FMN riboswitch aptamer (RFN element) from a soil metagenome, 136 nucleotides, folded computationally. Model confidence (mean pLDDT): 79 of 100. Rfam family: FMN riboswitch aptamer (RFN element). Gene Ontology term of the family: FMN binding.
RNA sequence: ACCUUCGGGGCAGGGUGAAAUUCCCGAUCGGUGGUAGAGCCCACGAGCCCACGCUGACGCCGACACUGGCGUCGUCGAUGCGGCAUGACCCGGCGAAAUUCCGGGGCCGACAGUCACAGUCUGGAUAGAAGAAGGU
Repeated sequence: ACCUUCGGGGCAGGGUGAAAUUCCCGAUCGGUGGUAGAGCCCACGAGCCCACGCUGACGCCGACACUGGCGUCGUCGAUGCGGCAUGACCCGGCGAAAUUCCGGGGCCGACAGUCACAGUCUGGAUAGAAGAAGGU
C1' cells in the first nucleotide's frame, strides 16, 4: 500500500386518555481509542454546511486538427489536522496509581416521523463511521 472479515444495546408491568412502548409510575440500555478496567475524564464516530474531486444536464466562449475552457444546478465520494452542532458525577474505601475497581447516592442521551411530547417504536440504515482482527 492493497485485500478479507468483524464493527450498538434497550420500556416488562401499570396509570390517564378517543389516541401515548412518546406524558406519569416503573423498567431498561451503554459504540471506538487513551488512561488502574470509564455512558458522565481526554480524544474520536453517527448530523448539517463548505471546499475539492468524479460525473450528468443546461448555458456561454474557443476551435473546426481535438471532444477543450468557464459558469449554474444536481448526483456520487472510506477526499479535506476545513467550519458548525455534539449530553451527563459526586461521596466514601483499598491502592504507588482509579470522576475507571468496590460500596453508596445521582445524572445523561442526534436528526426526521407519529391520532400526544420518544435514549428504547418507525425511518434514512440490507447504509456508514471511529476502529478491531487477519491475510498478501